[in-house]
Parts: sequence; C1' cells; structure tokens
RNA sequence: GGAGCCGGCCGGGCGGCCGCGGUCCCGAGAGGGGUCGAGGAAAGUCCGGACUCCGCAGGGCAGGGUGCUGGGCAACUCCCAGGCGGGGCGACCCGCGGAAAGUGCCACAGAGAACAGACCGCCCCGCGGCGACGCGGGGUAAGGGUGCAACGGUGAGGUAAGAGCUCACCAGCGGACCGGGUGACCGGUCCGGCUCGGCAAACCCCACCCGGAGCAAGGCCAAGCAGGGAGCGUUCGACCGCGGCCCGCGGGAGCUCCCGGGUAGGUCGCACGAGGGACCUUCGGGUCCCCGGGGCGGCCGCGGCGGUCAAGCUUGACGUCGCGGCGGCUCAGAUAGAUGGCCGCCGGCCCCGCGGAGACGCGGGGCGCACAGAAUCCGGCUUACAGGCCGGCUCCUCCG
RNA sequence: GCCGACGUGGCGCAACUGGUAGCGCACUCGACUUGUAAUCGAGCGGUUCGGGGUUCAAGUCCCCGCGUCGGCUCCA
Repeated sequence: GGAGCCGGCCGGGCGGCCGCGGUCCCGAGAGGGGUCGAGGAAAGUCCGGACUCCGCAGGGCAGGGUGCUGGGCAACUCCCAGGCGGGGCGACCCGCGGAAAGUGCCACAGAGAACAGACCGCCCCGCGGCGACGCGGGGUAAGGGUGCAACGGUGAGGUAAGAGCUCACCAGCGGACCGGGUGACCGGUCCGGCUCGGCAAACCCCACCCGGAGCAAGGCCAAGCAGGGAGCGUUCGACCGCGGCCCGCGGGAGCUCCCGGGUAGGUCGCACGAGGGACCUUCGGGUCCCCGGGGCGGCCGCGGCGGUCAAGCUUGACGUCGCGGCGGCUCAGAUAGAUGGCCGCCGGCCCCGCGGAGACGCGGGGCGCACAGAAUCCGGCUUACAGGCCGGCUCCUCCG
Repeated sequence: GCCGACGUGGCGCAACUGGUAGCGCACUCGACUUGUAAUCGAGCGGUUCGGGGUUCAAGUCCCCGCGUCGGCUCCA
C1' cells in the first nucleotide's frame, strides 16, 4: 500500500422568532414565568415476562414449543463459555437429540433404490458353426453404464472368473475396560468381518416446558333510554365458571337469537430501574438508606490531534476529541393523539470550473440532509438505515 | 393498539400424504359468415408476493420481510 474478518459507537451543532403537550409557581381572571418533552431501532409483533381479569388454574387426552453440554437470567426461540462436524490459506463463519424402536417416502433415468440387483462385460458348461461368433443353462458385484444416492478402501492370497471368501494395514460402527473432564466429549487397550444409504423444517420416539385471554386487560364515577318477539330451561339442570374434548368440582334461574332503544364522557391503571439492606405492615404494600442506568451543567486528572512535505527533539498555553474520578440537578406521558415550523451561520453530501504530480486549495450551484416516530411497561430477537468514527485481528506485496 | 386469515398467467380459481404448475373467461392467429356474435381448430401468457434455509427435488415444509382483508368498547 492492497484485500478482508470481528466487535462497539455516532447518526448533526449553535443562535434568533413563532407554535404544541405535561407539570410547578404567580395572578380574581385574561394571562405570564420556570422546567421537562421520541429511538437505536420508538418498527415487525417473532419469542419471553411483569401486570390485570377469568374459580389463584384439579386429572387425563389432544395440541403447541424447545432440542450438543455447562452456566447466567424473573423468563426466553436470548446471552456467555465449551464440545463435535463442515467451509475458508487465515482472522473467522455456519450447523447441532434419536434413522442400530416402528411406519412411510426416495419422481425421472436405470437391470436393480434398501432383509438389493445380472443391462453390457467377465468366467464355466452344453449345443450349433471350419472360424469369427450365435443360442441355452449357471456363476460373478472386480470393471462399464444410470442416477442426488448402487451396500467400505488399498494390497496380497484365493478362484474357472470373482467376492470380507480369507489375511495385513487403514477408515467407520458396536461392545467391554482403563485414564481425564461437572458434562457434551477426548485419549488409549482389547474383542467382533459387524460394513448397517438419505429424509424427523414426514408421521413419530425420547427428555423438558406450556391453563386461557389480553390495557379495547380491568376498577371507579357520571350521563342517557323503551321495550317487543321466538326458542331452550328451572333437580329429566338450559347456561356459566376452562376459551379443543372428556372426567371431576362448584355455582345455578335464567340463557341464546332477532327487531328496536341509549351512550360514544371523565378518572385510575400510567411510570428511571423485576438490584440489595433496615424498619413498619391491614401481608396488598409503604417509608428510608445504599447500589445501578440515561440526560444536562461544573471541577480535577490522563491521553490523542492541531493545516501534507519542507532536519530532529523537548516544554508550556489555548482549542478540540476520547477516557476516568468527584460532586450537583433531573427522569416524556399525548387520547385523534404534543415533541413542530421558518430563517441565519458552521458541519456534511453531490455536481461544475480553475490551480496542483498528488494530498488538497479557491470559486460557484444544489440538497435541510439516512431509516424512521412513543400509545401499559420491561428483557431479547429480527428487519430498515445517507454518511461517518473507534478498537482488535488476518492474508498478500513493497521498503528499511 | 390487540388478535387472526390470505397472497398462483390480465381476472376468478385448482394442484391429494413434496416429484418439476393446470382449468374456465379474457387475448392473438386461422376457419365458418356479405359482416359481427356464437361455434370449431391452433397458440401466447407464470421465475407460484420478495429473500433465505431444509431436501436429490419446494406452490407445498421452516424462518424473515412486504402487501391485502377480517374481528375485538359500554349500558339497559
């Protein structure tokens, strides 16, 4: 210098004017002032919870989910570490129970597709033929061919030709034992010719987990109206509580449908934190202290950089960026949905011109400038994202 | 906001336990007709919403995304 791998972060700044929502203060009121006000994904709603109600949820079947091992966590399809297999020269990336429990499937091609299989070939025998060879019977999985896949590999013996048929070595599998490891698993010795295809994101088996619904959950308050008809049922029990079925348990006199009527309000739930301790408790929780997280100021310390090159080194000030420490203040809650609009400067990106070997400089023009926006909350995953920054590492090449 | 279903030629729909995608209408050409329609014959047209994965093989099975549609308040 080039090509890559992994992890983390930012994703505009400053000022002026006008405007919006929450909250606090002042004011009789009109209004005025202070303060706070979107994200790393607020998204998709894919997982897991908190919370709320349904009887605090009983048994069985069905159904769903997860799937190497160990740990973390409130929990997880999450995270961390490890194991094995595969890919890459490498940094590194991807995958993961069981196919030797059973059932099923493997199209086309091919002779044969899973307790295999003779199409060509090879070999033996018989018959025919002068012969090349042909026909018939049998043997053979070493060779060819088909296919995603054809039932271990190399060599020797053996044979009519062959073949784990036999033997040696190698690879795999199974069993026994020894050693290491919490474990997945690893290392080793011996035995058995055992050589056994793939698919479980097919049914299934094994292990573990899962009751259902969701803030339009649910509680309180307020406002307003008009009832009518049909069916089923009141211990021969409709219906409800469990929302796929059965059983069990409990409640039970109403329930379902149709037509018609009223209301489309308020408030709580609702907000830094699922951390730790002490005290109180009506056992729901509350108060205090500590700890931790985000944002904005202040002070201190350390380090980098400060306009290429123009010899090198050192110190200080200032500016800026990053890290660390101390201390202070603060923590969005709208309900048709506030968090915005305009302007100026700086920064950024794109285009053009000029200068320059290049780095870059000067001038002009364009773009308000990525994805996107809370709606009960939290932990993850996934997806989208202009441009940029930082750290660690690998391979190749060149120079000293 | 919460929950659920679907996506296949231009349109409406098929495709069974994965095996290489069809039917009707429409469209194009030809025949019949004086001409049109109807009818008959032939043909065109799909990367099965997009991407990735499992598998020898995916419309079908699994994952992620995109789009469309539907349901869900209270009182008496």
This is a predicted complex of two RNAs, RNase P RNA and transfer RNA, with 476 nucleotides together. It holds a member of the Rfam family "Bacterial RNase P class A". Its family is annotated with tRNA processing, dimeric ribonuclease P complex and ribonuclease P activity in the Gene Ontology.